[in-house]
RNA sequence: GGCAUUGUGGCCAAAUGGCAAGGUGUCGGUCUCGUAAACCGAAGAUCACGGGUUCGACCCCCGUCCGUGCCU
Repeated sequence: GGCAUUGUGGCCAAAUGGCAAGGUGUCGGUCUCGUAAACCGAAGAUCACGGGUUCGACCCCCGUCCGUGCCU
């Protein structure tokens, strides 16, 4: 340099173009002498960035950036 792939709460990770799941963690509560575990509840997302298409974009298209793999 070329090709492919990836980017979503603190972390991991889903999502046919139509309200952004779940796990873990954090916080509060129940329980306990007290913790842990278990159970209940709550908060937490500019969906990497900039454009385009569309009535409507995490999703499709283009460009940029980061990570990974392959080729040279």
Transfer RNA from Astyanax mexicanus, 72 nucleotides, folded computationally. The RNAcentral record of the sequence draws on Rfam. Its Rfam family is "tRNA". It is annotated as a transfer RNA. Rfam's curators write: Transfer RNA (tRNA) molecules are approximately 80 nucleotides in length. The source organism's lineage runs through Eukaryota, Chordata, Ostariophysi, Otophysi and Astyanax.